[in-house]
Context: one part of a larger RNA
RNA sequence: UGCAGGGAGUUUGUUUCAGUAGUGAGGUUAACGGGUUUUCGCCCGGCAACCAAAGCGAAAGCGACUGGUCCAUAACCGCUUCGUGCGGUCUGGGACGUGGUGUGAAAGCGCCAGGAAUUACUGGGACAAGACCCGAAACCGGUCGAUCUAUCCCUGGACAGGCUGAAGCCCUUCGAAAGGGGGGUGGAGGGCCGUACCGGUGCUGAGUAUCAUUUCGCUCGGGUGAUCUGGGGAUAGGGGUGAAAAGCCUAACGAGACCGGUGAUAGCUGGUUCCUCUCGAAAUGCGUGUUAGCGCAGCCUGGUUGGAGGUAAGCAACGGGGUAGAGAUACUGAUUAGUUGGUCAAGGGCUGAAAGGCCCAGCCAUCUUGUCAAACUCCGAAUCCGUUGCUGCCUGAGAAGACCAGAGUGAGGGCCAUCGGGGUAAGCCCGGUGCCCGAAAGGGGAACAACCCAGACCGAGGUUAAGGUCUCCAAAUGCUGGCUAAACGACAAAGGGAGUUCAAUUUCUCAGACAGUAGGACUGUAGGCUCAGAAGCAGCCAUCAGUUAAUAAGUGCGUAACAGCUUACCUACCGAGGGAUUGAGCCUUGAAAAUGGAAGAGACUAAGCCGGCUACCGAUACCUCGGGAUUUUUUGUGUUAGCGAAAAAUCAGUAGAGAGGCGUCUUGCGAGGGCAGAAGCACGGGCGUGAGCUCGUGUGGACCUCGUAGGAUCGAAUAUCCUGCA
Numbered sequence: 001u002g003c004a005g006g007g008a009g010u011u012u013g014u015u016u017c018a019g020u021a022g023u024g025a026g027g028u029u030a031a032c033g034g035g036u037u038u039u040c041g042c043c044c045g046g047c048a049a050c051c052a053a054a055g056c057g058a059a060a061g062c063g064a065c066u067g068g069u070c071c072a073u074a075a076c077c078g079c080u081u082c083g084u085g086c087g088g089u090c091u092g093g094g095a096c097g098u099g100g101u102g103u104g105a106a107a108g109c110g111c112c113a114g115g116a117a118u119u120a121c122u123g124g125g126a127c128a129a130g131a132c133c134c135g136a137a138a139c140c141g142g143u144c145g146a147u148c149u150a151u152c153c154c155u156g157g158a159c160a161g162g163c164u165g166a167a168g169c170c171c172u173u174c175g176a177a178a179g180g181g182g183g184g185u186g187g188a189g190g191g192c193c194g195u196a197c198c199g200g201u202g203c204u205g206a207g208u209a210u211c212a213u214u215u216c217g218c219u220c221g222g223g224u225g226a227u228c229u230g231g232g233g234a235u236a237g238g239g240g241u242g243a244a245a246a247g248c249c250u251a252a253c254g255a256g257a258c259c260g261g262u263g264a265u266a267g268c269u270g271g272u273u274c275c276u277c278u279c280g281a282a283a284u285g286c287g288u289g290u291u292a293g294c295g296c297a298g299c300c301u302g303g304u305u306g307g308a309g310g311u312a313a314g315c316a317a318c319g320g321g322g323u324a325g326a327g328a329u330a331c332u333g334a335u336u337a338g339u340u341g342g343u344c345a346a347g348g349g350c351u352g353a354a355a356g357g358c359c360c361a362g363c364c365a366u367c368u369u370g371u372c373a374a375a376c377u378c379c380g381a382a383u384c385c386g387u388u389g390c391u392g393c394c395u396g397a398g399a400a401g402a403c404c405a406g407a408g409u410g411a412g413g414g415c416c417a418u419c420g421g422g423g424u425a426a427g428c429c430c431g432g433u434g435c436c437c438g439a440a441a442g443g444g445g446a447a448c449a450a451c452c453c454a455g456a457c458c459g460a461g462g463u464u465a466a467g468g469u470c471u472c473c474a475a476a477u478g479c480u481g482g483c484u485a486a487a488c489g490a491c492a493a494a495g496g497g498a499g500u501u502c503a504a505u506u507u508c509u510c511a512g513a514c515a516g517u518a519g520g521a522c523u524g525u526a527g528g529c530u531c532a533g534a535a536g537c538a539g540c541c542a543u544c545a546g547u548u549a550a551u552a553a554g555u556g557c558g559u560a561a562c563a564g565c566u567u568a569c570c571u572a573c574c575g576a577g578g579g580a581u582u583g584a585g586c587c588u589u590g591a592a593a594a595u596g597g598a599a600g601a602g603a604c605u606a607a608g609c610c611g612g613c614u615a616c617c618g619a620u621a622c623c624u625c626g627g628g629a630u631u632u633u634u635u636g637u638g639u640u641a642g643c644g645a646a647a648a649a650u651c652a653g654u655a656g657a658g659a660g661g662c663g664u665c666u667u668g669c670g671a672g673g674g675c676a677g678a679a680g681c682a683c684g685g686g687c688g689u690g691a692g693c694u695c696g697u698g699u700g701g702a703c704c705u706c707g708u709a710g711g712a713u714c715g716a717a718u719a720u721c722c723u724g725c726a
Stems, first nucleotide, its partner, number of pairs: 001726006011129013026051003032045005055062002065097001068096004075089005098113006132271002135268001139261006150235009159225001161193003164189001168185007197222003202218002205216002237253001239249003274661006284297005298409002300406006309394003313391008325379001326377002332373004337368002340365004347360005412437003416434007442453003457627007467617003470602003476614001478613006489604001495589003499586010516573005522546003525553001527541003552567001556565002628651010662715001664712010680699008
């Protein structure tokens, strides 16, 4: 890893609800006894006990309509112009009245009252139990361990060789002495190097399916000592031992192992086994030592009841509002620039001998001007809300409402669309409304839960939707009018663009515009001042007059200053449009990201972009045909159950509720099959929406099936499931 087998809502008690059955103002027996029977069981007794038959009150205690009035459903009856309408009686239902009791002075208020229960079985829940199954780490008790290891005790054993050379002693020498020097001798040391032995530093080497659950190699530490070691013994689990690392106590010790309490507990993880049909959620509110859980409500399902309205929508009218927007002499507050007025102990400036004075700044206010506000509003929509009317839709094929029973949910998400709060922002956080995913398949979007189209009962044919029609790839290389040259299309802003197209306004222009070429561009004068100089052109002041077709007290270069070049301005040549501003479209720039790469790709100048038009393709949508199912109504047949026909609506679905079935084992009863071949197995055929059923052939060699009524350790693919085998 595979296969086979095993593997999870059970049982008992109490209680509640539904269904079925019995009896019914009553219902039922328990233990036990008797009878009978092969057993299971059946019959009779057992008036103990329980529930119900009366409630209210804490209690003492007191103690209720044998229906008084009305409405009215089903049903029945009558009438009927048949519309199924009207009327009558009305079980069930409702309203009122009345009564019981408690409280209260009373009024009133609470609970109750016009009889339905009880027993058994089956099923759905609740509670108590292991309570659907598997799963802790732990906690407690009792035992067993010091053959490993820690420390200690008793008794034994072991330590090649070499080096160093303490004290003491001897000789000699110096010294008055104390003592010193030299030479020997001597052989100390938790001394040195290094075997055995003990250890385990680095290579973070080898090995790591190993030689080995700690080894191998090289290297390295200790190696006469607080040394190493054999044998025997002591200390035990909140305890030991520890030159102390929470180390060690028999290969995992911050509390050993084993057995027991024990099926500990687990609001946590995982798993939980056949089919079909109907409906179908929630991820919210409140509370919670609570936010991984629960309780109540909300939303779902089933049943009963009820008996006529319900309602998401549209239009109109009448009301409500203070948002979006807007506004500023309509308030509050903020705020730009200024005017004016006031104020001003301390700031700055001027002035004065000083006292002080004047001005500025600051503050307050008025006015003018420009701009703002969720907690501003003189105003004020669209939406929204309420009421009424009309319309629409659902509804006697039974609406609203009520009651009972069973749930699940209480981690949501998206953006799409929109309205907000927080944040620089986020595939961010927190809300409101709607939609979708969740629990929704199909078509489109390259791929892609929630974007677009569209809600799938089954089969067949057709038509469309979104989106598309050059190839991949079904359908137009379709028609028509523009734009774009950037492969823009195929990410992005403020800000730029004599890129290009269009529109509007304005100005110059055949009395000749714009551009270009040529010529001219003068005089007073070098204006005055300043300055070394200042002559149009460092700077300051002024900026006149004359001649002209025109000509600046000079536009820019230039010179030390002049000179020189040039421009404004004028003329000639030329000959028809030129200039400016504003707006719109496409394009361009702005434009940087990490493996090599993307409009899906190829490719495209349209097969791009903006308009208009016609065809076609394209889905489980829509239409047609055939078939099935569910609910309900009508109807035929039938004693019920059922079997048919017609009609209307419906048939996506997780959690979940409800309904009906298939299969396995087994018991009673009934009916059958089988050695002329049962079960099982293998391979084929057929039927059923499905679980499944059935037939044939082969194999196999002795049991098997159906109907009915029961009983269940009754269905596996998954649990790092268990066991076995491979």